Predicted 3D model of a 351-nucleotide RNA (Bacterial RNase P class A) from a Woeseiaceae bacterium. Lineage of the source: Bacteria > Pseudomonadota > Gammaproteobacteria > Woeseiales > Woeseiaceae. Model confidence (mean pLDDT): 77 of 100.
[in-house]
């Protein structure tokens, strides 16, 4: 010096001028008052003002509201093991298993001896039979029998290597490797180790196929939802008037309908609240490998509702990406110009 990999932050900067939003304090005009205020307008002054993802709305929770005695079925999810956490699919720590010299990086990674079902196509056969070509025996020869070593097919083909053994062969025998139980041992556990014995090998693949096991889940959401509260229209109720009209009747009773006030209830424009103090930010200390949690300090950091967060000049540089809150919060994907820091790897040179 190169190349690489892991985390952590930062996202043009700095003045000036005008403005726009909500906040807190004073000043002023109006308007109401039970004289405490409390609406409405105008100006001042002070401090706030978009993300790291604010996006996708895929996971988890808080909140509201609706269901709900408990309990099982259906239906969804999640799926190696311990922790952390409000929780979780997520973070952290370990185990297996694949990549990679290597710092590291991937993995839905429970269960195929509970059961079903698949497995084109080639092949003798694809789950328990079975043999195309060679091999060995008998035969003149068609063929019969044995075999499964060697060959061919396939993504996969019935343990692998040697000896031994035989007409050729074959776990047929035996060692050793693998494989499978069962126990020891080390580990909270997953798992790890021929340490011990026992089986010649039975028990091949798929479960993001059906299915078993274990866990875990009630719905709908801030247009959720809570309160104030008009105009017309319509509801109830109670009063008032001439006992008037109207209908039904041949007539009267009766019965239905019409009027005006106040009051009540329900809803609709509007308002107001929800609404941002928080599982919160930063600092230090302790406890933890870590995710994290536990004391103290300390700070107030957007809350709108036609919806603000600009725009215009200067000046600097390394010339500025992805993009815009709408109830909050954890993650998780996805986009993303460039930079700083900080741990490690690996190659090259000096020394």
């Nucleotide at each position: 010096g190169g190349a690489g990999c892991c985390g952590g932050c930062c996202a043009g900067g700095c003045a000036a001028u005008c403005g726009c939003u909500g906040c807190g304090c004073g000043g002023u005009g109006g308007a109401u008052u039970u004289c405490g205020g409390u609406c409405c307008g105008c100006g001042g002054c002070g401090g706030g003002g978009a993300g790291g993802a604010a996006a996708g709305u895929c996971c988890g929770g808080g909140c509201u509201c609706c269901a709900c005695a408990g309990g099982g079925c259906a239906g969804g999810g999640u799926g190696c093991c311990a922790g952390g956490u409000a929780a979780c699919g997520c973070c952290u720590g370990g185990g297996g298993g694949g990549c990679g010299c290597g710092a590291g990086c991937c993995c839905a990674c429970g269960g195929a001896a509970a059961g079903u079902g698949c497995a084109a196509c080639a092949g003798a056969a694809a789950g328990u039979a079975u043999a195309c070509c060679g091999c060995c025996a008998g035969g003149a020869a068609a063929c019969u029998g044995g075999u499964a070593a060697g060959g061919g097919u396939g993504a996969a083909a019935u343990g692998g290597u040697g000896c031994g053994g035989u007409a050729a062969g074959a776990g047929c025998g035996c060692a050793c490797c693998g494989c499978g139980c069962a126990g020891g041992u080390g580990g909270c556990a997953a798992c790890a180790c021929g340490c011990u014995g026992c089986g010649g090998c039975u028990a091949g693949g798929u479960a993001a196929a059906c299915c078993c096991c274990a866990c875990c889940c009630g719905g709908a959401g801030c247009a959720a939802g809570a309160c104030c509260a008009a105009a017309u229209a319509g509801g109830a109720a109670a009063g008032c008037g001439a006992u008037g009209c109207c209908g039904u009747g041949g007539c009267c009773c009766g019965c239905g309908g019409c009027g005006c006030u106040u009051u009540c209830g329900g809803g609709u424009a509007g308002g107001u609240c929800g609404c941002u103090c928080g599982a919160g930010g930063c600092c230090g200390c302790c406890g933890g490998c870590g995710a994290c949690g536990g004391c103290g300090g300390u700070c107030c950091c957007a809350g709108a509702u036609g919806a603000a967060u600009g725009a215009u000049u200067g000046c600097c540089c390394a010339c500025g990406a992805c993009a815009g809150a709408a109830c909050c919060c954890g993650g998780c994907u996805u986009a993303u110009c460039g930079g700083c820091c900080g741990a490690c790897u690996c190659c090259c040179a000096c020394u």

The gene name in the source record is rnpB. Its Rfam family is "Bacterial RNase P class A". Gene Ontology terms of the family: dimeric ribonuclease P complex, tRNA processing and ribonuclease P activity.